[in-house]
Context: one part of a larger RNA
Formats: sequence, structure tokens, C1' cells
RNA sequence: CCCGCAGCUAGACGGAAAGACCCCAUGAACCUUUACUGUAGGCUGAUAUUGGCUCUAGGUAUGUCUUGUGUAGGAUAGGUGGGAGGCGACGAGACGGGGACGCUAGUCCCCGUGGAGCCAUCCUUGAAAUACCACCCUGGGCCUGCUUGGAGUCUAACACCGUGCCGUGAAUCCGGGCGGUGAACAGUGUCAGUUGGGCAGUUUGACUGGGGCGGUCUCCUCCAAAAGAGUAACGGAGGAGCCCAAAGGUACCCUCAGCCUGGUUGGCAAUCAGGCGUAGAGCGUAAAGGUAGAAGGGUGCUUGACUGCGAGACACAUAAGUCGAGCAGAGACGAAAGUCGGGCUUAGUGAUCCGGCGGUUCCGAAUGGAAGGGCCGUCGCUCAACAGAUAAAAGGUACUCUGGGGAUAACAGGCUGAUCACUUCCGAGCGUCCAUAGCGGCGAAGUGGUUUGGCACCUCGAUGUCGGCUCAUCACAUCCUGGGGGUGGAGAAGCUCCCAAGGGUUCGGCUGUUCGCCGAUCAAUAGUGGUACGUGAGCUGGGUUUAAACCGUCGUGAGACAGGUUGGUCCCUAUCUGCUGUGGG
Repeated sequence: CCCGCAGCUAGACGGAAAGACCCCAUGAACCUUUACUGUAGGCUGAUAUUGGCUCUAGGUAUGUCUUGUGUAGGAUAGGUGGGAGGCGACGAGACGGGGACGCUAGUCCCCGUGGAGCCAUCCUUGAAAUACCACCCUGGGCCUGCUUGGAGUCUAACACCGUGCCGUGAAUCCGGGCGGUGAACAGUGUCAGUUGGGCAGUUUGACUGGGGCGGUCUCCUCCAAAAGAGUAACGGAGGAGCCCAAAGGUACCCUCAGCCUGGUUGGCAAUCAGGCGUAGAGCGUAAAGGUAGAAGGGUGCUUGACUGCGAGACACAUAAGUCGAGCAGAGACGAAAGUCGGGCUUAGUGAUCCGGCGGUUCCGAAUGGAAGGGCCGUCGCUCAACAGAUAAAAGGUACUCUGGGGAUAACAGGCUGAUCACUUCCGAGCGUCCAUAGCGGCGAAGUGGUUUGGCACCUCGAUGUCGGCUCAUCACAUCCUGGGGGUGGAGAAGCUCCCAAGGGUUCGGCUGUUCGCCGAUCAAUAGUGGUACGUGAGCUGGGUUUAAACCGUCGUGAGACAGGUUGGUCCCUAUCUGCUGUGGG
């Protein structure tokens, strides 16, 4: 050097399973509910099947009988017209009894006694006889018809029970007969209202230094923005979702804030006078720009806060947005020239569909109309997730599933080193005196990569996660043992610093613990760290972190909880590298 054999598993980010955790998908499935929309079912009503009779309540119509005091007045005159007579042995006046109405004065009806009268035209009154007749009004009674509701009842629909009656020779089936019970109810069909996670289909936004929680989502102003325009972040600051009939137009006029001086109440500060005063004011509203030769402050007259357009530009992916001379019409103000298509400017907003209202010389399904539509004007959206998926929508999943992602989190690694550990510098001060024996304020410069973080770079077609056991190996910022300097080192014991990694660095109790506390030893306060917080193809599986279950808390609920509690499958026969032992050439 080559080739074996027997072993061990540190590595081949070993094998196995297109990661179950996490995120994403305008993915899925189940589950929940006071998410949305439906629906089975329930309840109620109407109607059909569904008929007779009686009573009762209401409405209505014909007929009939009645009903009506305001005052004056013989008195409970309803209205109008005709009218001089009408009623009475078919029984008047009167008397007795009973009933109805009642504004208790009376009116009407029935029965009995009785036997021939009673009322009108007179006087009062707006209106004259219920003397008589006719047509009506108000309220009421009765008969009849129609109709609406309620109650009761009947039997023949319908339902149920029985039947050694029949078809039928067998039949507990079917149909019929007979008897009974219930009964127009029930049952069934249709329609409507209400209820309806019982069931179904779905929805439940995005941005995001992972996701969730929080915040935000449209528009305006400033900075960032790097002197044209534009320019991002969960960068730094603020505003808007209006207002004004004058705070618009025009003609004419005026100049502010502040300070000084003077001046009744009056003061630092009210109104007044003089002076200085480029703006330090004001301009409805945030900021910026602008502005007194006005856009600021007044007064007069007014409605251009117009209609039809619009050369040409700015800006711009589109759609939107912005400015605009000039022309025509009809006007406002001004003597005129002229100015005026809102406001000093930049925020004060919403596409399309659908629908309403007004207008219109538009279309009008043979024709004339109409219905309906078009066009012009206008109205209805915190469609605010503001380029607006629907008119209409919330949650749970640890019972979960699929497709993907190291585009994105948890472990480990990497980068960084704020935090952390350690060192150095400076020297205020402490140390009786004395900065530096020992300490060292406020600061400054580093080293390390053991903490907590930041970033999200390999890994999500898988890099197994705490602790223990076993076996270790390295660093030295050294716990012991060794050598030294200083000392506020008498000695001894210490303190501090320098050199030094050869060896060593215990056994128990509690806890899953690392850690920590305690006990007993020890030369050792029995070191501090790295090694995928060394080591699960070496072991364990107590903890964490599936499915079961209980408690507390939260939630209407399904369920949830770096809250607690009990239970809960740890696979791999070693090909290569490596290592141990051994053999052959």
C1' cells in the first nucleotide's frame, strides 16, 4: 500500500412519509350561532271535499206599527201638501186593571164595566189641527227576503268500531249489507301569515419586517424629495367628508398688527387724538404659496353662483381631473374703457346598473293611440375596504383534509452585537493623610459570540424539540494543586494582579426540571464556557406538543387559554466515510 473478518454508530444536513406546527389559497370538509338566504316540520287563518234545521247578534231592502215637551200657549205642535168635515151599536165619552215609552207633564196599546157621544174651524203661533188622507225626516219595534258572524242540534257526506249477512266454493284481503259511535268537526288538497341551525347552500376583506391583537384603507397641505416633474416605508406633522343669498358680481372709497405720548370714570389692556410703523395683521375653515399699486376693510346697485359652445394647453396607462382667450344669446354694475360662466388658490367626494320627478319638433311590433323606451335636466349610496364582487352574509376546528411555501414563523445554524460577559483608557471621589493596597461617579475605546433580541440567508418532496443516563472532546476569562509581583503583607490567614490547561473537579434530599435551596464531605464557593443550548440510525420519555377527560376563567355557542390536572405506539438487519480489535498478501 492492497484485500478481508468481527464490532461501534460520529458523519453521509443517513432511510422512511410532496411537514401534521406556521403562513398562503377570493381551496375543502364538518361543527356552532341572536351571520345571510332558503327549506322540511309546527301553529294559525281562508277555501274545496261540505249538507239540513233552530236560536241568537249585526247590516241592508220592501211592508206595517210607532217615535218626536225650547219660549208663548187649554199641551211631549217632526216637515210639506190636500182639506171642511171625520170617528162611533163591527160599540164613543167616562171608570177600573195591566203593559210599553218617558225631558214624570203626559202619549200609545190590550182587557172588563158601561151604553151615545167625541174631535175639528175659534185665542195664542214663524208654522194649524194625529178631525181625516197622502208623501217623506230622526230614533225604535215587528213580519218577510238577502247577507255576515256566533251557539245548538240532526244525519246522509266523511271517519271509526262490531257483525258464523252476501259476492264466495278457501280467505283475518277487497267491495257491499246490517248495527253502533263521532260528525259537517276531524282528515286530506290548495293558498297566505308566523315560527323554524331540525336541515341545506354559502359568506366571514386586504396591507402587515411571519400570522394574530392593535392601527390603517378616499381626499387636501408641509417635510422626507437629493434647486424641472415625479418618487417609498406600520417615516415625521396637521386637516377635510363643509360653509356663505353674502363671505357672490360690479362701481367707488379706505389701510393693518404692535409700540410711544396725551386724555373723565378707565386700571397692563375697552373707546378717543397725535406720532412711529413693508406687513411683524387680515384673507370662513388645516398647512403651504400668495397678497396693501389688495386677494384685506367699507358703501351703493344687483344676481354672470347665466344658456349654447370653445381655438389651444397642463396633466395623464385607462377612466377621471385642471386652465382657458374668443364667438352667439339674454343680462348686472359702471359716464366710459371695461369686468362678471361663484368665493385669494389648492380639500369638502363616489363610476356603472336600477329606480323616481320635470321637459321633449325622438321611437311606438298592420294602422291611430297608449303602454314602454330614448334624449335633456335633476334626485336616491359613511357602495368610508371610498376604481365601488351581491339588493342581501358571522364564528370554531386539538376530529380535521388538500394544494403550495424555507416567497413566511417556532428549533438549530448564519449575519449583526442593541442587550449580555469580559478587558482597557480617563480619574471626580472613598480609603485618618494618600486618585490607583483595595475601590472608582460621569464618560471613552475595544474584545468575545455563552443571554434576551433584530434580520429572515440554507433547510417546510421533514435539519426530531427540554431534562436525565452513557461516552466524551476542546478553550481558558483558573475552582484546587504549581510559580511569581503588589499589599493599608509582623507571623498565620487573606485581598489583588501576572504566568500556567499536566491532572483533578464528590455523594445525597425536593422538583420533569436545567437552575436553585438544603444536608454531609472535600485540596477544590467541588471552575466558567464551546461542541446543532455535544451526544434519541446510543438509551429514556418525567416535561412540552395530537386524539379521551375534569376544574377555573372567557365565549350565546361550536370551542379557547406560555392556566392547572390524569392518561397517552420513540421504526431502521450499517452500503460508504470514520473508529476499535484482528487476519492475509

Predicted 3D model of a 585-nucleotide part of an RNA (large-subunit ribosomal RNA, domain V) from a metagenome. The full RNA is in RNAcentral, with records from SILVA. Model confidence (mean pLDDT): 83 of 100.